[in-house]
A computed fold for a 74-nucleotide RNA from a Candidatus Microgenomates bacterium, annotated as transfer RNA. The prediction has a mean pLDDT of 81. Rfam family: tRNA. Rfam's curators write: Transfer RNA (tRNA) molecules are approximately 80 nucleotides in length.
RNA sequence: GGCCGCUUAGCUCAAUUGGUUAGAGCGCCUCGUUCACAUCGAGGAGGUCGGGGGUUCGAGUCCUCCAGCGGCCA
Numbered sequence: 001g002g003c004c005g006c007u008u009a010g011c012u013c014a015a016u017u018g019g020u021u022a023g024a025g026c027g028c029c030u031c032g033u034u035c036a037c038a039u040c041g042a043g044g045a046g047g048u049c050g051g052g053g054g055u056u057c058g059a060g061u062c063c064u065c066c067a068g069c070g071g072c073c074a
Stems, first nucleotide, its partner, number of pairs: 001073007010026004019057001028044005050066005
């Protein structure tokens, strides 16, 4: 330098060939249970979906540019 893949909550990851309020597990906070801790149960907070632009009535999903990470070739 060329090509391919990935980027969604603090972490690990879903999201059904674009469809109307973005989710799960773990973690965190509160309450209950306990003498207490753990476990368990109930509830809650937390996301401009890596950034910009475009297509569309509608984008996490499609196109494009940039950035980061990983891999292959040279």